[in-house]
RNA sequence: GGAGCAGACGAGACGAUCGCCGGUCCGGUAUGCGGCCCGGAGGAAAGUCCGAACACCGCAGGGCAGGGUGCUCCGUAACGCGGAGUCGCGGCAACGCGAAGGAAAGUGCAACAGAGAGCAGACCGCCGGCCGCUCGUUCAGCGAGCGCCCGGUAAGGGUGAAACGGUGCGGUAAGAGCGCACCAGUUCCCCGGGUGACCGGGGAAGCUAGGUAAACCCCACCCGGUGCAAGACCGAAUAGGGAAGCGUUCGAGGAUGACCCGUCCAAGCUUCCGGGUUGGUCGCAAGAGGUGCCGGGCAAUCGGCACCCCCAGAUGAAUGAUCGUCGCCCGCCGGUGGGCAACCCUCGGCGGGAACAGAAUUCGGCUUACCGGCUGCUCCGGCC
RNA sequence: GGGCCCAUAGCUCAGCUGGAAGAGCCACCGGCUCAUAACCGGUCGGUCCCUGGUUCGAACCCAGGUGGGCCCA
Numbered sequence: 001g002g003a004g005c006a007g008a009c010g011a012g013a014c015g016a017u018c019g020c021c022g023g024u025c026c027g028g029u030a031u032g033c034g035g036c037c038c039g040g041a042g043g044a045a046a047g048u049c050c051g052a053a054c055a056c057c058g059c060a061g062g063g064c065a066g067g068g069u070g071c072u073c074c075g076u077a078a079c080g081c082g083g084a085g086u087c088g089c090g091g092c093a094a095c096g097c098g099a100a101g102g103a104a105a106g107u108g109c110a111a112c113a114g115a116g117a118g119c120a121g122a123c124c125g126c127c128g129g130c131c132g133c134u135c136g137u138u139c140a141g142c143g144a145g146c147g148c149c150c151g152g153u154a155a156g157g158g159u160g161a162a163a164c165g166g167u168g169c170g171g172u173a174a175g176a177g178c179g180c181a182c183c184a185g186u187u188c189c190c191c192g193g194g195u196g197a198c199c200g201g202g203g204a205a206g207c208u209a210g211g212u213a214a215a216c217c218c219c220a221c222c223c224g225g226u227g228c229a230a231g232a233c234c235g236a237a238u239a240g241g242g243a244a245g246c247g248u249u250c251g252a253g254g255a256u257g258a259c260c261c262g263u264c265c266a267a268g269c270u271u272c273c274g275g276g277u278u279g280g281u282c283g284c285a286a287g288a289g290g291u292g293c294c295g296g297g298c299a300a301u302c303g304g305c306a307c308c309c310c311c312a313g314a315u316g317a318a319u320g321a322u323c324g325u326c327g328c329c330c331g332c333c334g335g336u337g338g339g340c341a342a343c344c345c346u347c348g349g350c351g352g353g354a355a356c357a358g359a360a361u362u363c364g365g366c367u368u369a370c371c372g373g374c375u376g377c378u379c380c381g382g383c384c
Numbered sequence: 385g386g387g388c389c390c391a392u393a394g395c396u397c398a399g400c401u402g403g404a405a406g407a408g409c410c411a412c413c414g415g416c417u418c419a420u421a422a423c424c425g426g427u428c429g430g431u432c433c434c435u436g437g438u439u440c441g442a443a444c445c446c447a448g449g450u451g452g453g454c455c456c457a
Stems, first nucleotide, its partner, number of pairs: 001380007009372001012326007020040004025035003042356001046367002049365005054227004066223005071085005086100001087098004101218002106216002108212002123157002125153005131147007165183006184208002186205008231282004241273006253265004290307007328353008337344002385456007394409004403440001411427005433449005
């Protein structure tokens, strides 16, 4: 000088004034109002992508269907999350990334190009044979070249994203794991290390088996549904519903009235049950909780002890606004000091900037958005 | 607060066992007609919402994001 990780923070601090939400206390009590004091957004409160708590509904048990997860071990209430490792890929390195089971269970797919695209394939080429033509030699015959046809061949060319191990020697008409040596891989067996994924070593088999499972599928494991607008409770008013009882010329009930008789009006009245609309209360703030210390563990994390500090609870939805002072970052100008210089340190003035975003039942994660600086560790290069 | 769905040409939509994107209307040009409409023929027009990944290859499969719509007392 360049780079890679990890951690903690994050509309800065203080003061003044005016407000907002919740709560304790006081004004005798309840409502209301007022006063005092205390508390009042985030690392993501977001997306609603996973996992739970909790609530209601469903459910004998098991299976099918459907969905999800997918290297190993560990952590956790649980997870698709986290930690430590294995293997593969990228990087000189620190380090980063990986939906990473199975393609020698089965089915499917591969456009275009190309001869051939899956137990493959003969377009050019190479090689052999029959026949024909030409030439040389010429008695027959032999040799060379060209052409048709038949056949062999996966070495070479060419197509493609992908063409059925690689190199060399032998072999052959030409070739080919056809044979051999070495190398790469696969399957099986043995030994050693590791809890395991896997790693190291040895041997056997010419075995060379292509890609795709974020195609169907197979294997292993997991999963009932809905979500706080879940759900529980409460009182009043109004209009309905259902059941029972008593009544409708034998008069329930009502009015008058303190009450009874009487008089008048009269077809409904009383009790119980259940639901809807609206409102209120709870759910709902002490929790898989926070802070500190000690211990186990590489770590994620777990155990123990102490502190009680209690730390937002709204429902058209509070957590704000203004001013002043001091700070932070950037740019410009000026001064001082160091240095040959680039530049750096420090002081002053002016101007600008300070993000992403805001609880709504609650937790554990993931993902996404984000100005800026801070702390710690590591790697590479140059110079002394 | 919670649940579900959609995005392809200027508009409305199709395309879904992955092979490179179409239809109707609109616009433009030509024909028919004295002329216009209708009709016939042709042409233009695409960030398949965005960014990554899987695959030889993605509108389609997978993940994340953006925008829009519907439902639940």

This is a predicted complex of two RNAs, RNase P RNA and transfer RNA, with 457 nucleotides together. It holds a member of the Rfam family "Bacterial RNase P class A". The family's RNA type in Rfam is ribozyme.